[in-house]
This is a predicted structure of a 355-nucleotide part of an RNA (small-subunit ribosomal RNA, central domain) from an uncultured bacterium.

Context: one part of a larger RNA
């Protein structure tokens, strides 16, 4: 050095982009010849090891003579694969054109239900809250019911192991700009392709600045209860937040605890989109075939420590590239660097000493 791993045992970067690097379709009387075969030469001291002879009574040990394999470096050669160059190709990839389903983003309008509170009617002693109270609201008319306004926040039924997004995520309608799939034609380049150290960009909630906004809920905090105690669960109250804008933070059990790509491998029965046909004014429905998208269930071989579960969306059979993991604590700590307004902050990250 090869050779073992990463769903639960240590081990997949939150996720995409994409720079070096690394890897990468089919063809050829084509060149070359840098990997790779392959012959010659030169070297790779001696002693050691190996081998053939020999010498001390043998052995160990000694003395003589030979080879090998391999490295390196020069030379001549092959030409199948690698690699370079050239001509080419259309199966990967994109492009175009024609349909297609999306809560996919972003900015702007519009809309009802519930809430809380404001102002009138109406009407009287309660209400509220719990396990049971009691703070707490109320005769300065509470609560309840009627009307009327105000305002912030979230969209009920549909709603579906249903869509859509890289991923955090996304749901009232409504039209604007906008980004991507999916299928079908085969019109057009023609290998552009896959990964991706370093870098960027996005990134739930809580927190942070600075301006608003504040309805409801609600950390901390007051009181009431419960308790021995109650810095908690329960009850009244309730400020930051939670909402917008504009900037930062960069974490999460960011989960499928499962990186991407590609190829390949028995079946069954779903819903979701396509597309054919039949129907029908149209739809709904019906029909069968293959295949193709994602997407959930079962289960075969195989894998698997496992009778956990995986299984064509593989954890199965194989390449390619990337990230990680090397006992348990100590410790995701301390130092030190880098970031950040801070932060019990992030990124990197250790050792004594224990067992």
């Nucleotide at each position: 050095u090869u050779g073992g791993g990463c769903g639960c045992a240590a081990a997949g970067c939150g996720u995409c982009c994409g720079u070096a690097g690394g890897u990468g379709g089919c063809c050829g009387c084509u060149u070359c010849a840098a990997g790779u075969c392959u012959g010659c030469u030169g070297u790779c001291a001696a002693a050691g090891a190996c081998u053939g002879g020999g010498g001390c009574u043998u052995a160990a040990c000694c003395c003589u003579g030979g080879a090998a394999a391999g490295g390196c470096a020069g030379u001549g050669g092959a030409a199948a694969c690698u690699g370079a160059a050239c001509a080419g190709c259309u199966a990967g990839a994109g492009u175009g054109c024609g349909a297609u389903a999306g809560g996919g983003g972003u900015a702007g309008a519009g809309g009802g239900a519930a809430u809380u509170c404001c102002u009138g009617g109406u009407g009287u002693a309660g209400c509220g809250g719990u396990g049971a109270a009691a703070u707490g609201c109320g005769u300065a008319g509470a609560g309840c019911u009627c009307a009327g306004g105000a305002a912030g926040a979230a969209c009920a039924c549909c709603g579906g192991u249903g869509g859509c997004g890289a991923a955090a995520g996304c749901g009232c309608u409504c039209a604007g700009c906008u980004a991507g799939g999916u299928c079908g034609c085969a019109a057009c380049u023609g290998a552009c392709a896959c990964u991706g150290a370093u870098g960027g960009a996005c990134g739930a909630a809580a927190g942070c600045u600075a301006g608003g906004g504040g309805a409801g809920c609600g950390a901390a905090u007051g009181g009431g209860a419960u308790u021995a105690g109650a810095u908690a669960c329960c009850c009244c109250a309730g400020u930051a937040u939670u909402c917008c804008u504009a900037g930062c933070c960069g974490u999460a059990a960011a989960c499928g605890a499962u990186g991407g790509a590609u190829a390949u491998u028995u079946g069954g029965a779903g819903a979701u989109g396509a597309g054919a046909g039949u129907a029908u004014c149209g739809g709904c429905c019906c029909u069968a075939u293959a295949c193709a998208a994602g997407u959930a269930c079962u289960g075969u071989a195989g894998a698997a420590a496992a009778u956990c579960g995986c299984g064509u969306u593989a954890a199965g059979u194989a390449u390619c590239c990337c990230g990680c993991a090397u006992g348990g604590g100590g410790a995701g700590u301390a130092c030190g660097c880098u970031u950040g307004c801070a932060a019990u902050g992030a990124g990197u990250g250790a050792a004594a000493c224990u067992c």
Overview: It matches the Rfam family "Bacterial small subunit ribosomal RNA". The coordinates come from a structure-prediction model, not an experiment, and the mean pLDDT is 82. The full RNA is in RNAcentral, with records from ENA and SILVA.